[in-house]
Context: one part of a larger RNA
RNA sequence: UUGGGUGUAAAGAGUCUGUAGGUGUAUUUUUAAGUCCGCCGUCAAAUCCCAGGGCACAACCCUGGACCAGUGGUGGAAACUACCAAUCUAUAGUAUGGUAGGGGUAGAGGGAAUUUUUGGUGGAGUGGUGAAAUGCUUGGAGAUCUGAAAGAACACCAACGGCUUAAGCACUAUGAUGGAUUACACUGAAACUGAGAGAUGAACACUAGGUGAGCGAAUGAGAUUAGAUACCCCAGUAGUCCUAGAUGUAAACGAUGGAUACAUGGAAGUGCGUGUAUCAGACCGUGCAAUGUUACAGCUAACGCGUUAAGUAUCACGCCUGGGGAGUACAUUUGCAACACUGAAACAC
Numbered sequence: 001u002u003g004g005g006u007g008u009a010a011a012g013a014g015u016c017u018g019u020a021g022g023u024g025u026a027u028u029u030u031u032a033a034g035u036c037c038g039c040c041g042u043c044a045a046a047u048c049c050c051a052g053g054g055c056a057c058a059a060c061c062c063u064g065g066a067c068c069a070g071u072g073g074u075g076g077a078a079a080c081u082a083c084c085a086a087u088c089u090a091u092a093g094u095a096u097g098g099u100a101g102g103g104g105u106a107g108a109g110g111g112a113a114u115u116u117u118u119g120g121u122g123g124a125g126u127g128g129u130g131a132a133a134u135g136c137u138u139g140g141a142g143a144u145c146u147g148a149a150a151g152a153a154c155a156c157c158a159a160c161g162g163c164u165u166a167a168g169c170a171c172u173a174u175g176a177u178g179g180a181u182u183a184c185a186c187u188g189a190a191a192c193u194g195a196g197a198g199a200u201g202a203a204c205a206c207u208a209g210g211u212g213a214g215c216g217a218a219u220g221a222g223a224u225u226a227g228a229u230a231c232c233c234c235a236g237u238a239g240u241c242c243u244a245g246a247u248g249u250a251a252a253c254g255a256u257g258g259a260u261a262c263a264u265g266g267a268a269g270u271g272c273g274u275g276u277a278u279c280a281g282a283c284c285g286u287g288c289a290a291u292g293u294u295a296c297a298g299c300u301a302a303c304g305c306g307u308u309a310a311g312u313a314u315c316a317c318g319c320c321u322g323g324g325g326a327g328u329a330c331a332u333u334u335g336c337a338a339c340a341c342u343g344a345a346a347c348a349c
Base pairs, nucleotide, nucleotide: 003321004320005319006318007303008302012317014200015199016198017197021193022192023191026087027086028085031082033081034080035077036076037075038074039073040072041071042070049065050064051063052062053061054060091190092187093186094185096183097182098181099180103177105175106174108172109171110154114150115149116148117147119145120144121143125136126135162169163168206245207244208243209242210241214240215239219235220234222232258315259314260313261312262311264295265294266293270289271288272287273286274285275284298305299304322349324347331342333340
């Protein structure tokens, strides 16, 4: 390589958009490139195979036949693929009207708590722990009652619930806005996947400027201990927050990439529609969509998965191929840097 795989053994790219490429619904027609059939040419000889013959046999040699993937020409076939033309609506999309939502974004507003602080009351402790101590405190702490300021996060509702491509998203109302879903109408295969490419991408660390309440790497002090560069405690800088960049990684996990079709059930919540339900609801029945749960068949090494498959099939893509050496070295590229992407070999087992 082929083959076989990719939830947990090696392996699904963090996620999406999309170029080339590959693949592609139904009906009728055209052509005949692929495809299939016939015939002709060619496919050197030797070799191999079959038959016969010659060296006494054999090896060996001679004669004839057969075989040959292909390839060219020519004449046909038209189911399938492709092409041509036309049509359809089950895929997909568009418009309009509804519906649900922590989807994103912008500028406003809010209360609880915390810390600091003004003033009052008050007068000896407070704080912290397994126990203590460092710490704070008669220059009046802690406690308590008013006033003020600041920053960050939004209790209850809250759910096994909702939304988003993923990362992620929750105080309140407003503005403009993306997607989903549903009804009806329209377009009529316009689709799927997607090498390169582009966009986006938690937290930390980075650059510049702000902010800084609480928390808190580093650091200092107190304990513990044989020691304690820790766990516990008192402080506390960067950071956490905002704006603009840069970085491009996570157990970025469902450790399960995307699309389509098919196939047995039960009970449950969410959204929308509908009915023989209603004054209006609720209950009940039923359809679609997404979300969980539990079993059958089937699959699996087992665990388990099980209509949201890890079942049965098709399509295009990524990736794997003994453990170490190693996600290292070297080299290119990106980056301010940290590092990131691509990514070996020797060697020994």

Small-subunit ribosomal RNA, central domain from Viscum album, 349 nucleotides, folded computationally. NCBI's taxonomy places the organism under Eukaryota, Embryophyta, Euphyllophyta, Pentapetalae, Viscum. The coordinates come from a structure-prediction model, not an experiment, and the mean pLDDT is 85.